[in-house]
RNA sequence: CUCCGAUAAGGGCAAAGCCAGAGUAAUCUGGCGACGCAAAGCCACGGGUCCUCUGUUUAGGGGAUAGCCGGGUUGCCGAA
Repeated sequence: CUCCGAUAAGGGCAAAGCCAGAGUAAUCUGGCGACGCAAAGCCACGGGUCCUCUGUUUAGGGGAUAGCCGGGUUGCCGAA
């Protein structure tokens, strides 16, 4: 350094729900909260799913989701 991931150490993130706000919506932001997570850090490149608009026999445009999967990239620690 790479692979790997422990009853290690120091920590980190934060589901559902509730409150407030944004958005047509999916969903997102802040606070409380913790289901869980070794990348549950980041990226919409591919697939999936969701929302929306047009449209018709066949799809296309726009948006969302990274905590759906794959992939890319960066990172803490260091037992076997």
Predicted 3D model of an 80-nucleotide RNA (c-di-GMP-I riboswitch aptamer) from Desulfuromonas sp.
It matches the Rfam family "c-di-GMP-I riboswitch aptamer". Rfam's curators write: GEMM was predicted in a large-scale screen for bacterial structured RNA regulatory elements.
The model forms 95% of the base pairs in the Rfam consensus.
Lineage of the source: Bacteria > Pseudomonadati > Desulfuromonadales > Desulfuromonadaceae > Desulfuromonas.
It was read from a public genome assembly, where an Rfam model found it.